[in-house]
Molecule: small-subunit ribosomal RNA
Organism: Spirochaetota bacterium
RNA sequence: UGAUCCUGGCUCAGAACGAUCGUUAGCGAGAUGUUUUAAGCAUGCAAGUCGAGCGGCAGCACUUCGGGUGGCGAGCGGCAAACGGGUGAGUAAUAGUUAGUUGACCUACCUUUUAGACUGGAAUAGUUACUAGAAAUAGUGAGUAAUACUGGAUAUUGAAAUACGUCAAAAUGUUUUGAAAGGUGCGUUGGCACCGCUAAAAGAUGGGGCUAACCCCUAUUAGUUUGUUGGUGGGGUAAUGGCCUACCAAGACGAUGAUAGGUAGCCGGCCUGAGAGGGUGAUCGGCCACAUUGGGACUGAGAUACGGCCCAGACUCCUACGGGAGGCAGCAGCUAAGAAUCUUCCGCAAUGGGCGCAAGCCUGACGGAGCAAUUUCGCAUGGAUGAUGAAGGUCUUUGGACUGUAAAAUCCUUUCGGUGGUCAAGAAUAAUUUGAUGAGGAAAUGCAUCAAUGAUGACGAUAGCCACAAAAGAAGCCCUGGCUAAUUACGUGCCAGCAGCCGCGGUAAUACGUAGGGGGCAAACGAUGUUCGAAAUCACUGGGCGUAAAGGGUGUGUAGGCGGCUUAGAAAGUUAAAUGUGAAAUCUUAAGGCUUAACCUUAGGGCUGCAUUUAAAACUUCUAGGCUAGAGUCAUUUAUAGAGGUAGUGGGAAUUCCUGGUGUAGGAGUGAAAUCUGUAGAUAUCAGGAGGAACACCAAAGGCGAAGGCAAGCUACUGGGUAAUGACUGACGCUGAGGCACGAAAGCUAGGGUAGCGAAUGGGAUUAGAGACCCCAGUAGUCCUAGCCGUAAACGAUGUACACUAGUUUUAUGAGGUGGAUUUUUCCAUUUUAUGAAACUAAGCUAACGCAUUAAGUGUACCGCCUGGGUAGUAUGCACGCAAGUGUGAAACUCAAAGGAAUUGACGGGGGCUCGCACAAGUGGUGGAGCAUGUGGUUUAAUUCGAUGAUACGCGAAAAACCUUACCUGGGCUUGAACGUGUGGUGCUAGGUGAUGAAAGUCACUUUUUCUUUGGAACACCAUGCGAGGUGCUGCAUGGCUGUCGUCAGCUCGUGUUGUGAGAUGUUGGGUUAAGUCCCGCAACGAGCGCAACCCAUGUCCCAUGUUGCUAACUACCUUUCGAGGUAGAGGACUCUUGGGAAACUGUCUGGGCAACCAGUAGGAAGGUGUGGAUGACGUCAAGUCCUCAUGGCCCUUAUGUCCAGGGCUACACACGUGCUACAAUGGACUGUACAAAGAGAAGCGAUACUGCGAAGUGGAGCAAAUCUCAAAAAACAGUUCUUAGUUCGAAUUGGAGUCUGCAACUCGACUCCAUGAAGUUGGAAUCACUAGUAAUCGUGGAUCAGCAUGCCACGGUGAAUGCGUUCUCGAGCCUUGUACACACCGCCCAUCAAACCAAUCGAGUUGAUUUUACCCGAAGUUGUUGUACUAACCUGGCAACAGGAAGAAAGCACCGAAGGUAAGAUUGAUGAGAAGGGUUAAGUUGUAACAAGGCGACCGUA
Repeated sequence: UGAUCCUGGCUCAGAACGAUCGUUAGCGAGAUGUUUUAAGCAUGCAAGUCGAGCGGCAGCACUUCGGGUGGCGAGCGGCAAACGGGUGAGUAAUAGUUAGUUGACCUACCUUUUAGACUGGAAUAGUUACUAGAAAUAGUGAGUAAUACUGGAUAUUGAAAUACGUCAAAAUGUUUUGAAAGGUGCGUUGGCACCGCUAAAAGAUGGGGCUAACCCCUAUUAGUUUGUUGGUGGGGUAAUGGCCUACCAAGACGAUGAUAGGUAGCCGGCCUGAGAGGGUGAUCGGCCACAUUGGGACUGAGAUACGGCCCAGACUCCUACGGGAGGCAGCAGCUAAGAAUCUUCCGCAAUGGGCGCAAGCCUGACGGAGCAAUUUCGCAUGGAUGAUGAAGGUCUUUGGACUGUAAAAUCCUUUCGGUGGUCAAGAAUAAUUUGAUGAGGAAAUGCAUCAAUGAUGACGAUAGCCACAAAAGAAGCCCUGGCUAAUUACGUGCCAGCAGCCGCGGUAAUACGUAGGGGGCAAACGAUGUUCGAAAUCACUGGGCGUAAAGGGUGUGUAGGCGGCUUAGAAAGUUAAAUGUGAAAUCUUAAGGCUUAACCUUAGGGCUGCAUUUAAAACUUCUAGGCUAGAGUCAUUUAUAGAGGUAGUGGGAAUUCCUGGUGUAGGAGUGAAAUCUGUAGAUAUCAGGAGGAACACCAAAGGCGAAGGCAAGCUACUGGGUAAUGACUGACGCUGAGGCACGAAAGCUAGGGUAGCGAAUGGGAUUAGAGACCCCAGUAGUCCUAGCCGUAAACGAUGUACACUAGUUUUAUGAGGUGGAUUUUUCCAUUUUAUGAAACUAAGCUAACGCAUUAAGUGUACCGCCUGGGUAGUAUGCACGCAAGUGUGAAACUCAAAGGAAUUGACGGGGGCUCGCACAAGUGGUGGAGCAUGUGGUUUAAUUCGAUGAUACGCGAAAAACCUUACCUGGGCUUGAACGUGUGGUGCUAGGUGAUGAAAGUCACUUUUUCUUUGGAACACCAUGCGAGGUGCUGCAUGGCUGUCGUCAGCUCGUGUUGUGAGAUGUUGGGUUAAGUCCCGCAACGAGCGCAACCCAUGUCCCAUGUUGCUAACUACCUUUCGAGGUAGAGGACUCUUGGGAAACUGUCUGGGCAACCAGUAGGAAGGUGUGGAUGACGUCAAGUCCUCAUGGCCCUUAUGUCCAGGGCUACACACGUGCUACAAUGGACUGUACAAAGAGAAGCGAUACUGCGAAGUGGAGCAAAUCUCAAAAAACAGUUCUUAGUUCGAAUUGGAGUCUGCAACUCGACUCCAUGAAGUUGGAAUCACUAGUAAUCGUGGAUCAGCAUGCCACGGUGAAUGCGUUCUCGAGCCUUGUACACACCGCCCAUCAAACCAAUCGAGUUGAUUUUACCCGAAGUUGUUGUACUAACCUGGCAACAGGAAGAAAGCACCGAAGGUAAGAUUGAUGAGAAGGGUUAAGUUGUAACAAGGCGACCGUA
């Protein structure tokens, strides 16, 4: 999608999460917990320690009262504060990861080794005395110590310079230069030991620098860069270096993506996945960066320093307004933001860190607890028995079923939770003390090792264990249409709502809501969000491009990619091995520890990687040679075909125009016309001339070209191809991003030219309109020259090159062979081979169609392109263009499809064949009139309801005065008008009378009894219960019945075959038939429902039958107009009735044909289905009917039921259908005379007779019927009359009088008589029926029915015309074709306009952010410099005071320099009157563009 295969997107099922939300919630263990605002923060804490460095003693305790002892605030000094902890803003590379390198470097504490620790000096804080200030804090004087500071000595190993030397260090020589500090303990007072200190060398640890590889997106970012790239000198650093500076050179980077923009901490890992990959970077670990924003240095081994300093900005706080203070991205906590993320807890007991000899102190690191179902794991909410299958609930076919062993009940257990008790491990190698051993020492303290002793628990009401009581305290959430496990009832009624996708809901919802049942998971379950998977849906593993999205319009060629045979070498790729590394954790395997698990521990593996070394040399690569099969060149002045190109020359036919002749009324044009042209002489015809464009025949599946494209002939120039032979070069090749060139038509610019044609335009038609199609004119253009444009359905919708893989046929151009003809040239045939061009086909491929040596087959190389539809080849930016525009080329938003091929139908103003009273040929009608009848409409209290193209409308209705009757008005009844059944009571049933009333009804009175086993029963009434009743709704819930296509010839199946499949085949084809009837052929062979036949009627004959039927012949009787008639016998001949049979089969003959069969003859009652009927396939129209009947569901129940009276269904301006009667002479009227068939009859048909003008009445024979009756048939025929008129046509209407039926003819019956005497003189457009005993015409009967027939059904009488034929109309059947239709052409579908909403674009501008360049200003600060307010150590001089020097330093200056300012840009966002387009939206407007030949074939480019 009707169904199918494919393409292709959308959606779902899985896993995961630092999650959130909703409902619910018992316990425990392990983890995790601001993903948003690197927003702002109240409060507390997070970095100190050392008295064994120092002077000391404010406070505390002891005290011998002495800073004496314990100890210690503040201070000097040392170490630490650069760790630990937090965060991820910045950063796309000064980051990270991996591997290297540093011969270019540093490293406090620690370890080892060596050497040493000599001799001097000057200050300063604290303190004290003052001073300033609100405070923060600051200043002056005096005095003091050190492991603070400092001069000198010492130094073959340090450092620097230099010489030699070296690749460079090293080594050697010379010169210069560089150290220190003590404290505590012991002691036999010489010292010793320990902790510190100094120098040097090494180690370890931790860092700095450099290199390579890897490391997100955008080309709508293509050029960037001036300290930039390199060099030299200098500076600077721990160290290399444009790191900085001066000079010199002009380089450096970039399509292998520089620069710019966006985004982002990186990794081990984590999630997912079969893997490859994709996503991610929470917790843990490594690295980096940052610490309110920006800049800067100081100290130091280490910082450009989170809890340090200085400056600038923003913000907050204090203030006495002068000035100050601050930085939770530490742990808690607060505010705000947000869908969202915890306690202002305990402890240093453990692990670790800082300081200390140590005790110890500090430690929001850490160890723990608290909160949160946030997550993972474990456990529980009980177990056994228990059928009357309890009650309740739900459903129900009312029988029952389910919930359901579920519950109750009985027995048992007690995990977890509760109460009470008991009780581990985490604690040791601490210090200390004692002992032993060892080295050294004079000895002691001490040092090293071992053993013993040994305080200390935050968690903690700990884990675990024991006891107690009782099933006691502990289950929800989602789903239940398909995907997807699981169904019923009720409510609702396109509403309310659901929905992941498809979709569900319009009165029977398994899809909404509720309930019962069921399914899934479970202390959770769902929803939402995100990621991977499914998705081979970006395809390395692992996709495609003829038609689905996709081959560039074509070539040339740069970079790049790829590349023939062979030899040698190298070893980059490749392969193998070894070594190093790939941190730990994670992962995995095996063990172990928590009762188990999650979790944790130990050991192994792995970490697919990188680097180095060694080895191999097949392949790729590189180097050096060689070769000729790829490619190319030359020669044979070899041969050859061609619309290949450019320029020139120039030919004939035709159109048009001009001139002249002949000639006269039209011509031209169309579906038909008109505009137009012509008497001012056209058209036609003849002659002459002009001009432009295009080249008939040849001509073809033909040729040439890279493509676009190229066509008369000739000349010149010129490109490419092909074939044959030979020689040469030696891989020179293929492809080809950018680039360059060519490139139909249209279009543009300038100048020419212009015959024909011909956008625009004008006119004429057509049309509802006609801005079109058709016609008459006609400008640009079409043509040429020069230059642009650069697109086409530029198509073989098929990129280029090479190789391989069956054939057949044709054609073009060469070459060779054979044969034939010809004197030769040459020609013909055939064959081989090469290069092109075509048709068919095998394998193979393809979704199919199809392709198939010219591949869409099998492979290789390279390029281009695609990734759902629409938006849209649009917007924007850029490039090109004179313009038109072209190239490149999105998104928001929107949809769940869009698409390809093929299939079955249906349809076509597509094709072919065929049929039908379909047309045609005829006959008669309808449509006009009047009436009848039905319908619509209108009206009405009601005009009951249904039927509505064909397929409703003289239909349901084969009978509406009441009834019918369903409708309306009014009056009554309520278990009911009819009926079933249960219970109770009364009474027998039943009938009559009266009152009232329109009736129904209501009320009253009265008479009377059946059976019996004597209990009662039947029956009636009353009360009560369950059922009733409904022509109320749904024919779209149904059965049954029916109409129609259509009495059309079709509709299917089994097996087989075929196709991936839907399907096909059979059923098509050639014939034939009324027929899918039959024959032949055929991958089909058979079969079924239909057709035909069997049935009925009718037509001929035979047999049987014989009353009520028949009567020819015969008998008797009667009548007689003498023709005959009637009755009774008798008869079965005939007619007829009934029953049974025969007959017709293309059987026979002639001709045609393979056959089926067709045409014709004969015979026959009938001839090719004899005629007519009954009979209606699969199905279609949601066709009709719930008002025949039946029936589900819904609805009404003192009424939508039921009874009654009256009314209505019969109305009447009008419209339509179906009929009747007519309009007359083929007739009317009157008189007379004939001939049927088929029916009906008992509450019936009713004769003869009589009465009435008549309808009819009186009366009643006969008949339950071949007997009697209805019953007369009528047209016809014979005669008379009317004589063409609104009539002697026609009968409507109206008046009067009647008859019949019926309780009853007013609304509202039929008929009769008298009178009246309308329209109508054959009917517009249009339309219907009919092919033979038919049409037409004439009468007859029946059903219904009291009465009522122009309707319906049936019957016979009389009795035609025409059919050439299938062009056309309608309908149908078969085959085929196209399709964008499948509700199937009453289909589908496009565009504008109108309305609403949405997103994005442009937009005068406005306003932000980021960033660039130039300039201004210039803090802090480093560096440089000037240099004197000033200054303890050292040097010189001086007795000294002091002076000078060295050194330092305030201050000034200079460069740089953050923030800030000005100007000009760039990028990007928000907003903006208005503008244009786009998208979406059940039923708006106008047309009908597309799909069929879509009614003008469609489409592409251009104007």